[in-house]
Molecule: c-di-GMP-I riboswitch aptamer
Organism: Peptococcaceae bacterium
RNA sequence: AUAAUAACAGGGCAAACCCACUGAAAGGUGGGGACGCAAAGCCAAGGGUCUAAGGAGUUAGGAAAUUCUAUGAUAGCCGGUUGCAUUU
Numbered sequence: 001a002u003a004a005u006a007a008c009a010g011g012g013c014a015a016a017c018c019c020a021c022u023g024a025a026a027g028g029u030g031g032g033g034a035c036g037c038a039a040a041g042c043c044a045a046g047g048g049u050c051u052a053a054g055g056a057g058u059u060a061g062g063a064a065a066u067u068c069u070a071u072g073a074u075a076g077c078c079g080g081u082u083g084c085a086u087u088u
Base pairs, nucleotide, nucleotide: 003087004086005085012037013036017032018031019030020029021028022027035076041081042080043079046078047077048074049073050072054069055068056067057066058065059064
């Protein structure tokens, strides 16, 4: 330096759910809590997925319904990138 991850050591993170706050929503933040994770560290100007406030359209008598759309979100979907330990 590269690759791998059965074990050891130090450990780390925190799903669902509950409470509070926040957001139009998806979701996010904090506390509790552990399903799991060798990157469940970081990156949203690669792909996928989720939401549709605003905008555009359709039906309609319409305040309603519905279609499309990300500038919003998701890294614990793939991806990119950095790293601990041990072994080779």